[in-house]
About this RNA
This is a predicted structure of a 71-nucleotide RNA (transfer RNA) from a marine eukaryotic metagenome. Its mean pLDDT, the model's own confidence on a scale to 100, is 81. Rfam family: tRNA. It is annotated as a transfer RNA.
RNA sequence: GGGCGGUAGCUCAGCUGGUAGAGCGACGCGUUCGCAAUGCGUAGGUCGGCGGUUCGAAUCCGCUCCGUUCC
Numbered sequence: 001g002g003g004c005g006g007u008a009g010c011u012c013a014g015c016u017g018g019u020a021g022a023g024c025g026a027c028g029c030g031u032u033c034g035c036a037a038u039g040c041g042u043a044g045g046u047c048g049g050c051g052g053u054u055c056g057a058a059u060c061c062g063c064u065c066c067g068u069u070c071c
Stems, first nucleotide, its partner, number of pairs: 001070006009024004018055001026042005048064005
């Protein structure tokens, strides 16, 4: 210097710019004598940071930080 990646506690989705999601985990309730398993529900997010474009940005553009990989 080039490529890929950074989104919930963890692993990751997110299409053509239009309400931020899933699984696991946590918590509550039901079921059980109790636990496990299971069903239902709840909480949890500056989308790495800053700026720009746009009516509107996780998404497009610029700069930058971190991780990884190649030269």